[in-house]
Background
Transfer RNA from an uncultured archaeon, 75 nucleotides, folded computationally. Model confidence (mean pLDDT): 81 of 100. Rfam family: tRNA. Rfam describes the family as follows. Transfer RNA (tRNA) molecules are approximately 80 nucleotides in length. The family's RNA type in Rfam is transfer RNA. The sequence was found in a public genome assembly.
RNA sequence: GCCCGGGUAGCUCAGCUUGGAUAGAGUACCGCACUCCUAAUGCGGUGGUCGGGGGUUCAAAUCCCCCCUUGGGCG
Numbered sequence: 001g002c003c004c005g006g007g008u009a010g011c012u013c014a015g016c017u018u019g020g021a022u023a024g025a026g027u028a029c030c031g032c033a034c035u036c037c038u039a040a041u042g043c044g045g046u047g048g049u050c051g052g053g054g055g056u057u058c059a060a061a062u063c064c065c066c067c068c069u070u071g072g073g074c075g
Base pairs, nucleotide, nucleotide: 001074002073003072004071005070006069007068010027011026012025013024020058029045030044031043032042033041051067052066053065054064055063
């Protein structure tokens, strides 16, 4: 230098192919229940500039362009 993949909640990830529903799950955290206490378990709750910028569109996590970052491959 070229090619491919990843970046979405504190963490691990889904959703992107085919644009539209309050953007979800597990875990963590907080509260309550249970318990002699703790753990476990159950119930509830908080938590998001969807890597950044621009464009297309009535509407973008999703499509297009540029850039950043990270992993791998080729030379």